[in-house]
C1' cells in the first nucleotide's frame, strides 16, 4: 500500500425490515446488618468515532477521513 472485521454510557457488548437506544458489570441513594460483605430495591449516566449525503425519518444505507484488530507482498 491492498484486503477484511470493528468503533454504541466509565468497562464489556446487544440493537431484527431505517420509525428516534438497551443489558450486564461498575457507580449514587435506600432496605437488610452491631459494622462490612453478599442479597434486594430505586436512580443517574449516550452529540451511537468525525464530517458530509440519501430519506418524511439513519446506530442501521452511500461516501470521505481517523483510530483499533486480523490477513497479505
Nucleotide at each position: 500500500g491492498c484486503c477484511u472485521a470493528g468503533u454504541u454510557g466509565g468497562c464489556u457488548c446487544a440493537g431484527u425490515c431505517a420509525g428516534u437506544a438497551g443489558a450486564g458489570c461498575a457507580u449514587g441513594g435506600g432496605a437488610c446488618u452491631c459494622c462490612a460483605a453478599a442479597u434486594c430495591u430505586c436512580g443517574g449516566g449516550g452529540u451511537u468515532g468525525u464530517g458530509a449525503g440519501u430519506u418524511c425519518g439513519a446506530g442501521c444505507c452511500c461516501c470521505a477521513c481517523a483510530c483499533u484488530g486480523g490477513g497479505u507482498a

Model confidence (mean pLDDT): 83 of 100. Transfer RNA from Mustela putorius furo, 73 nucleotides, folded computationally. The RNAcentral record of the sequence draws on Rfam. Taxonomically the source falls in Mustela putorius (Eukaryota, Vertebrata, Teleostomi, Boreoeutheria). Rfam family: tRNA. By type it is a transfer RNA.